[in-house]
Context: one part of a larger RNA
RNA sequence: AGCAUAAGGUGAAUGCCUUGGCAUCAGGAGCCGAAGAAGGACGCGACAAGCUGCGAUAAGCUGCGGGGAGCUGCAAAUGAGCAUUAUAUCCGCAGAUUUCCGAAUGUGGAAACACACACGGUGAAGAACCGUGUAUCAUAUACUGAAUACAUAGGUAUAUGAGGGGAACCCCGGGAACUGAAACAUCUAAGUACCGGGAGGAAGAGAAAUCAACCGAGAUUCCGCGAGUAGUGGCGAGCGAAAGCGGAAGAGGCCAAACCGCGCGUAGCAAUAUGCGCGGGGUAAGGACCGCAAUCAAGUUAGCAACGGAAGUCGAAUUGUGUGGGAAAGCAAACCGGAGAAGGUGAGAGUCCUGUAGACGAAAAAGUUGCGAAGCGUGCGGUAUCCGGAGUAUCAGCGGGCACGUGGAACCCGGUGAGAAAGAGGGGGGACCAUCCUCCAAGCCUAAAUACUACCUGAUGACCGAUAGUGAAGCAGUACUGUGAAGGAAAGGUGAAAAGAACCCCGGGAGGGGAGUGAAACAGAACCUGAAACCUUAUGUUU
Numbered sequence: 001a002g003c004a005u006a007a008g009g010u011g012a013a014u015g016c017c018u019u020g021g022c023a024u025c026a027g028g029a030g031c032c033g034a035a036g037a038a039g040g041a042c043g044c045g046a047c048a049a050g051c052u053g054c055g056a057u058a059a060g061c062u063g064c065g066g067g068g069a070g071c072u073g074c075a076a077a078u079g080a081g082c083a084u085u086a087u088a089u090c091c092g093c094a095g096a097u098u099u100c101c102g103a104a105u106g107u108g109g110a111a112a113c114a115c116a117c118a119c120g121g122u123g124a125a126g127a128a129c130c131g132u133g134u135a136u137c138a139u140a141u142a143c144u145g146a147a148u149a150c151a152u153a154g155g156u157a158u159a160u161g162a163g164g165g166g167a168a169c170c171c172c173g174g175g176a177a178c179u180g181a182a183a184c185a186u187c188u189a190a191g192u193a194c195c196g197g198g199a200g201g202a203a204g205a206g207a208a209a210u211c212a213a214c215c216g217a218g219a220u221u222c223c224g225c226g227a228g229u230a231g232u233g234g235c236g237a238g239c240g241a242a243a244g245c246g247g248a249a250g251a252g253g254c255c256a257a258a259c260c261g262c263g264c265g266u267a268g269c270a271a272u273a274u275g276c277g278c279g280g281g282g283u284a285a286g287g288a289c290c291g292c293a294a295u296c297a298a299g300u301u302a303g304c305a306a307c308g309g310a311a312g313u314c315g316a317a318u319u320g321u322g323u324g325g326g327a328a329a330g331c332a333a334a335c336c337g338g339a340g341a342a343g344g345u346g347a348g349a350g351u352c353c354u355g356u357a358g359a360c361g362a363a364a365a366a367g368u369u370g371c372g373a374a375g376c377g378u379g380c381g382g383u384a385u386c387c388g389g390a391g392u393a394u395c396a397g398c399g400g401g402c403a404c405g406u407g408g409a410a411c412c413c414g415g416u417g418a419g420a421a422a423g424a425g426g427g428g429g430g431a432c433c434a435u436c437c438u439c440c441a442a443g444c445c446u447a448a449a450u451a452c453u454a455c456c457u458g459a460u461g462a463c464c465g466a467u468a469g470u471g472a473a474g475c476a477g478u479a480c481u482g483u484g485a486a487g488g489a490a491a492g493g494u495g496a497a498a499a500g501a502a503c504c505c506c507g508g509g510a511g512g513g514g515a516g517u518g519a520a521a522c523a524g525a526a527c528c529u530g531a532a533a534c535c536u537u538a539u540g541u542u543u
Stems, first nucleotide, its partner, number of pairs: 001542009015528001016493002020464002022461007029453002031165002039101003042055003046078001050074002061095006070082003106115003116134007136162009169200001170198005180187001184234001210217002221248005231239002252445003255389001259280009286387003289382004299376002303371005312360003318333004334351002336340001342354003394418003398414004404430001425440005480487002500527001503514004
């Protein structure tokens, strides 16, 4: 020095565990904000660094309700207290307080700071302190008011509103490229990603100028089929309907105008003409208008009642025995079950604890159902006259959207240029024309079925089990890195219970040896198990 065996050190794998994650389902909830949000800074404790909670009333204050023996958060100890049969702690609901920054809004500002003005209050005060107001924009009203006479712009005041934030979902505006086409340019990717604006608990759409086919249907949305069909397409790659049928849901309304009335303006000497505002009327089964009938119906709504709804409450049934540190395991004999889900308890518990099945419960809001006053809200006939949404429809040329790439290209939208009709009218039925059918544009609103899940509750898993599962099971978006945008960790386990080792010895200490605790200390806090690499000791053996 090699090999073998044994005993150790180191090291952290493995096994077991789970407080944390992941995914799905069901239900709830779905906006917050100038009455100052989201998010922060700084404070608040007997002692108080951090977290949590709270805000100068500061780990809290008030009321109502629940609950019932302990309590003063994580979090031990000390100190000082509260409470013990109902005013403790605690839990639910409602309220009060809520510094400073932040849209941040008196002005400024390098956020959490500095400095003002006006009015009011305390005060002897001109000191000091306290309270309230003072941003901008939009709209409305009033006053004021330039160049410039009337006026207008502008200014001032008051009132109301807005502003910022939010995971995804939604609507609108703008809008790529990689890629595919086995290259690439039309095309595709894709109206995707991304950017901007806006709204809501959903949004958008929506009561036919729709379809259909000579039969008819009767707003919109979503799902299944129709159908990868008809089409479209360097007819390549690809893109890709609709009618109709079956389901989910179901709901329809209001203006403008004609006509009537009131008020105010403009032109005019006036009659009158015309404009504006307001009220009635009226809305596609068209209406006005004329005639007839009628004061009534369905429905809707204030309110009332019940349910519902945030803490909580009750809730069956087992003993003995030996082993063991410990019984829930074994053995023996019982019991309950509308409860043998689950978790915990010194090993494996239906009957020990928490629970579970089942039953019950509160002054409130939303919601659901029933009843339901006043108000709102009508019907039939006639058709001479009047009304029925204009720089609109439409056309041209150029683009865009429609499954549809200019095509025979209808239909819808845009900007440019032209520019109607007036119900004997107008749009559509995929060029266009006729016939026929159908509908009534150029105004507005509309629940449900649908999308999503930041948030709350419950449940489930051939999901993970600490290099996994969230980046994060521990005070993690932390430590740390970067000028910054941004990037971004590691780190779980004593024991049933701290019973966490009094006392003695060595040592400056660290650490160790006894003693003691414990079932175990080779469970001693660098703590369950404790593999391998690597290191050491002893013995054997080989050179």
This is a predicted structure of a 543-nucleotide part of an RNA (large-subunit ribosomal RNA, domain I) from a bovine gut metagenome. Its mean pLDDT, the model's own confidence on a scale to 100, is 83. The full RNA is in RNAcentral, with records from SILVA. Its Rfam family is "Bacterial large subunit ribosomal RNA". Gene Ontology terms of the family: ribosome and structural constituent of ribosome.